FMN riboswitch aptamer (RFN element) from Neobacillus piezotolerans, 135 nucleotides, folded computationally. Its mean pLDDT, the model's own confidence on a scale to 100, is 76.

């Protein structure tokens, strides 16, 4: 370095200001965010090369609710809900650069919620790293 076993620790952000109302951080006008893996070209970083390193909310999977069986205190399998991209430019090659217009955003509570509040001191895609083991 590769598999694997157990075991730590991490492991998700955001309505400043205004309107209308009896009430709305839920309308409406403005504002504000963007798990996790994989692809990411000739972009950016670092390097003497090789080469490494970072980049996608809306390309491709994942997880986050909910049933059922299973199990019996958290395991496995099945289902079910549950979202979004285009126009140009550069180039052999880009739904990923660059540019400009767009759009989405679980589930319960509440005046209708991505952003309050709650389930959650919870679950987690997944990441690092310790140790043992194979080959």
């Nucleotide at each position: 370095g590769u598999c694997u076993a157990u075991c730590u620790u991490c492991g998700g952000g955001g309505c400043u200001g205004g309107g209308u109302g009896a009430a709305a951080u839920u309308c409406c006008c403005g504002a504000c965010c963007g798990g996790c893996g994989g692809u990411g070209a000739u972009a950016a970083g670092c390097u003497u090369u090789u080469g490494c390193u970072u980049u996608a909310g809306c390309c491709c999977g994942c997880g986050a609710g909910c049933c059922g069986c299973u199990g019996c205190u958290u395991u496995g399998c099945g289902g079910c809900a549950g979202g979004a991209u285009u126009u140009g430019g550069u180039g052999c090659g880009a739904u990923u650069c660059c540019a400009a217009a767009g759009c989405c955003g679980a589930c319960a509570g509440u005046a209708u919620a991505g952003u309050c509040u709650g389930g959650a001191u919870g679950g987690g895609a997944g990441a690092a790293g310790a140790u043992g083991g194979a080959g």